[in-house]
RNA sequence: GCGGGAUUAACUCAAUGGUAGAGUGCAAGCUUCCCAAGCUUGAAAUGCGGGUUCGAUUCCCGUAUCCCGCU
Numbered sequence: 001g002c003g004g005g006a007u008u009a010a011c012u013c014a015a016u017g018g019u020a021g022a023g024u025g026c027a028a029g030c031u032u033c034c035c036a037a038g039c040u041u042g043a044a045a046u047g048c049g050g051g052u053u054c055g056a057u058u059c060c061c062g063u064a065u066c067c068c069g070c071u
Base pairs, nucleotide, nucleotide: 001070002069003068004067005066006065007064010024011023012022013021018054026042027041028040029039030038047063048062049061050060051059
C1' cells in the first nucleotide's frame, strides 16, 4: 500500500428497514436478628460525520480505533 472483519448499557452479547433487548454488574425496595442467597422496580447504549428512505443498529459514502490476511 491492497483486501476482509469487528465497534450497541459499566462488562459480555442479541436485534428480517418499523417502540434497541438479555445476562452479569449498579441503585432502591421486599425478605432476614445480621450477612449471603432469593424476589420486585429503576437508571444506563447503536464509534464519529454525511447520504438514501415516510422511517436506518440494519443500506450507501467517508473517517477513527482494533484484529486477520496479502504485498
Predicted 3D model of a 71-nucleotide RNA (transfer RNA) from a bacterium.
The RNAcentral record of the sequence draws on ENA.
Model confidence (mean pLDDT): 83 of 100.
It matches the Rfam family "tRNA". The family's RNA type in Rfam is transfer RNA.